Overview
Predicted 3D model of a 72-nucleotide RNA (transfer RNA) from a Peptococcaceae bacterium.
RNA sequence: GGGCCUAUAGCUCAGCGGUAGAGCCGCCGGCUCAUAACCGGUUGGUCCCUGGUUCGAUCCCAGGUGGGCCCA
Numbered sequence: 001g002g003g004c005c006u007a008u009a010g011c012u013c014a015g016c017g018g019u020a021g022a023g024c025c026g027c028c029g030g031c032u033c034a035u036a037a038c039c040g041g042u043u044g045g046u047c048c049c050u051g052g053u054u055c056g057a058u059c060c061c062a063g064g065u066g067g068g069c070c071c072a
Stems, first nucleotide, its partner, number of pairs: 001071007010024004018055001026042005048064005
């Protein structure tokens, strides 16, 4: 220098154009003499940034930024 992948909750990740989700963690409760385990409930989001397309964008397009891989 060229190419590809990736960015969504505190963490790990789903979500193929129509109200953003799960598990774990945290918090509250149940169970227990008590703790763990287990069970129930619950909080938490500028969907990396800026534009574009669209009635409507996490999703499609362009450009940037961060991370990873390959080639030279």
The source organism's lineage runs through Bacteria, Bacillati, Clostridia, Eubacteriales and Peptococcaceae.
Its mean pLDDT, the model's own confidence on a scale to 100, is 83.
The sequence was found in a public genome assembly.